[in-house]
RNA sequence: GUGGUAAAUUGUCUUAUCGCUGUUUCAUUUAUGAAAUGGAGGAAAGUCCGAACACCCUAGUGCAUCGUAGUGGUUAACAGCCAUCGACCGAGAGGUUAGGAAAAGUGCAACAGAAAGUAUGUACAGGUAAUGCUGUAGUGAAAUCAGGUAAACUCUAUGUGGUGCAAUGUCAUGUAAACCAACGUUUGAGGGUUGCACGCCCAAUGUUGGAGGGUAGACAGCUAAAGUCUAUUGGUGACGAUAGACUCAGAUAAAUGAUAAGAACUCUUUGGAGUACAGAAUUCGGCUUAUAGAUUUACCUAUUAA
Numbered sequence: 001g002u003g004g005u006a007a008a009u010u011g012u013c014u015u016a017u018c019g020c021u022g023u024u025u026c027a028u029u030u031a032u033g034a035a036a037u038g039g040a041g042g043a044a045a046g047u048c049c050g051a052a053c054a055c056c057c058u059a060g061u062g063c064a065u066c067g068u069a070g071u072g073g074u075u076a077a078c079a080g081c082c083a084u085c086g087a088c089c090g091a092g093a094g095g096u097u098a099g100g101a102a103a104a105g106u107g108c109a110a111c112a113g114a115a116a117g118u119a120u121g122u123a124c125a126g127g128u129a130a131u132g133c134u135g136u137a138g139u140g141a142a143a144u145c146a147g148g149u150a151a152a153c154u155c156u157a158u159g160u161g162g163u164g165c166a167a168u169g170u171c172a173u174g175u176a177a178a179c180c181a182a183c184g185u186u187u188g189a190g191g192g193u194u195g196c197a198c199g200c201c202c203a204a205u206g207u208u209g210g211a212g213g214g215u216a217g218a219c220a221g222c223u224a225a226a227g228u229c230u231a232u233u234g235g236u237g238a239c240g241a242u243a244g245a246c247u248c249a250g251a252u253a254a255a256u257g258a259u260a261a262g263a264a265c266u267c268u269u270u271g272g273a274g275u276a277c278a279g280a281a282u283u284c285g286g287c288u289u290a291u292a293g294a295u296u297u298a299c300c301u302a303u304u305a306a
Base pairs, nucleotide, nucleotide: 001303002302003300004299005298006297007296008295009294010293012263013262014261015260016259017258018257020039021038022037023036024035025034026033027032041277045288046287048286049285050284051283052282053164054163055162056161060198061197062196063195066159067158068157069156070084071083072082073081074080085099086097087096088095089094100155101154105153106152107149108148122137123136124135125134126133168220169219170218171217179210180209181208182207183206190202191201192200193199227246228245229244230243231242232241233240234239264275265274266273267272
């Protein structure tokens, strides 16, 4: 130097014209106008996991279901992340890990082989009253009260409500708290509480069913967040503490853009061509997947040269 391992940043920029939208201020009878200042990500994707928040809700208990599995730490919480031990991979820097139990039980193992379990008897040898009774060879991952496998069922330990912003709440408009049938009125019909049981709760102009009528509009939830950045400090690290500064989308059928010129980077036959993956919809912490390139730091020594 080539190559490799681990971590991180960025992933377009400038000017002009026009357009959309949030907030604030001013003007305007209303519509609206003017000025200022903001407007899509590291994954916004997948909907996989955990929570915040809202409602069921007033009340649980047991079982089931589902999750986790060496040890310790971190966090609001987690199947995440960090450290470390073991096992495996790599020459190495490093990487992966679904890592409790096989004498509680059930199941599974193609082909080959004589035979894959209290089963079977090919070849040779030994032995017996007799019998695969004993040994070797052969096949195979595994061959004589067998061992393996639980990312098979299961057992053990431990933990665990549900639904989801299309949750939920308020207001307006309008009709038929009318009709029929059945059951029932505290000796409770029926309904609710994820599934089942018990318990508990609601319930009397009740509940369920039938036929029929009206409405589907507006507002809130909706962005100050377990938030971001900087400095100091504790810790191997994940992460924490203290101080200071900042406010960085809230659309509602969906805004966050279009055109022109140039710059930057990459490739090139020097004519030119290209600039990745991709777009918010309650929010946040993770995991997984996609990604043209550019830049930085530390480490390895298989290889090349001095």

Annotation
Bacterial RNase P class A from Winogradskyella sp. KYW1333, 306 nucleotides, folded computationally. Taxonomically the source falls in Winogradskyella (Bacteria, Flavobacteriia, Flavobacteriales, Flavobacteriaceae). Its Rfam family is "Bacterial RNase P class A". Rfam describes the family as follows. Ribonuclease P (RNase P) is a ubiquitous endoribonuclease, found in archaea, bacteria and eukarya as well as chloroplasts and mitochondria. By type it is a ribozyme. The sequence was found by an Rfam model in a public genome assembly. Model confidence (mean pLDDT): 77 of 100.